[in-house]
RNA sequence: GCGAGAGUGGCGGAACUGGCAGACGCGCCGGACUUAGGAUCCGGUGCCGCAAGGCGUAGGGGUUCGAGUCCCCUCUUUCGCA
Numbered sequence: 001g002c003g004a005g006a007g008u009g010g011c012g013g014a015a016c017u018g019g020c021a022g023a024c025g026c027g028c029c030g031g032a033c034u035u036a037g038g039a040u041c042c043g044g045u046g047c048c049g050c051a052a053g054g055c056g057u058a059g060g061g062g063u064u065c066g067a068g069u070c071c072c073c074u075c076u077u078u079c080g081c082a
Stems, first nucleotide, its partner, number of pairs: 001081007010026003019065001027045006046055003058074005
């Protein structure tokens, strides 16, 4: 240089054919249980806002009523070829 793949909460990892983003697990916070801790069980857990609501899928732009998903450019990264 050429080709192919990947990038989503604190971490892993889902989201079908474009139609509720973050399921599920881990972690963390609170509670129950315990003398205490562990284990187990219950509830909660992105950001801004008093609320209504708004924002958020590597970054930017486009298509669409609607984009994590499709198209273009860029960045990072993995594999292959030269």